[in-house]
């Protein structure tokens, strides 16, 4: 310099290699009616894990379908391809099956590699308006068949 993976690419300004609630584009989250879902518990309704503190109440050294503030993660949820099942065992590791993702413009076959990590903080279905967030990181082309395009002669 040109590519690959990816949403993560391009442009502008600038006191210049740092920045700008910058622009555009791409991507993520929250968020109505309708629709979907609707467990426990309870007379109905509200409510729903744990810890600490303050306050309130009571049948008072304990209790609460209490309130608020702060914290935590086992419940639940989110980004992502990164999941499910079975067996064994030292309980998170091994093996196996299914499935998901990558392999240099598209499809198929063979082959091969990956199946992580992080975030929210008791809480969220979809969702118009509306609100809000990200633009990083890692890397350098296996083989065959077919389709298609471009350039040159």
């Nucleotide at each position: 310099a040109c590519a690959c993976u990816u949403g993560a690419c391009c442009c502008g300004c600038u006191u210049u290699c740092g920045g700008c609630a910058g622009g555009a584009g791409c991507g993520g989250g929250g968020g109505a009616c309708c629709c979907a879902c609707c467990a426990g518990g309870u007379a109905c309704g509200a409510c729903u894990g744990c810890c600490u503190g303050u306050c309130c109440g009571g049948u008072c050294u304990c209790c609460g379908c209490g309130a608020c503030a702060g914290g935590c993660u086992c419940g639940g949820g989110g980004u992502g391809a990164a999941g499910c099942c079975g067996u064994g065992c030292g309980c998170g590791c091994a093996c196996g099956g299914c499935c998901g993702g990558g392999c240099g413009a598209c499809u198929c076959c063979c082959g091969u590699c990956c199946g992580a990590a992080c975030c929210c903080g008791a809480c969220a279905g979809c969702u118009c308006a509306c609100c809000u967030c990200g633009c990083a990181g890692g890397c350098g082309u296996g083989g065959g068949a077919g389709a298609g395009g471009a350039a040159u002669g």
Molecule: c-di-AMP riboswitch aptamer (ydaO/yuaA leader)
Organism: Streptomyces filipinensis